[in-house]
Molecule: SAM riboswitch aptamer (S box leader)
Organism: Mucilaginibacter sp.
RNA sequence: AACUUAUCCAGAAAGACCGAGGGAAUGGCCCUACGACGUCUUAGCAACCUGUACCAUUUAUGGUAAAAGGUGCUAAAUCCUACUCCGCUUUACGUGGAGAAAGAUAAGCA
Numbered sequence: 001a002a003c004u005u006a007u008c009c010a011g012a013a014a015g016a017c018c019g020a021g022g023g024a025a026u027g028g029c030c031c032u033a034c035g036a037c038g039u040c041u042u043a044g045c046a047a048c049c050u051g052u053a054c055c056a057u058u059u060a061u062g063g064u065a066a067a068a069g070g071u072g073c074u075a076a077a078u079c080c081u082a083c084u085c086c087g088c089u090u091u092a093c094g095u096g097g098a099g100a101a102a103g104a105u106a107a108g109c110a
Base pairs, nucleotide, nucleotide: 003108004107005106006105007104008103013042014041015040016039017038021031022030023029027080028079043074044073045072048070049069050068052065053064054063055062056061057060078102083099084098085097086096087095088094089092
């Protein structure tokens, strides 16, 4: 890689290097030589896991606080969207809702 579970409308950027594409995939729509993407450094966000303090209870879980450690993240809701079902009317490449699929991250499993 694969599989399982949980979450995904919140939050958080500066500098240096590089130099042309980038935002997974379709169609859009965006970002980008006023330097994107990427790499490094520093800073920050968050609270998934470990650990800490307090509280509750069914004693093993839950809640709150902080953020030491392991990850992660720091344009746009996973940027929107594609497939299925339901609703609406203006019948349209329309619109609202629910779900699926795919993806990302964490923890686990092998």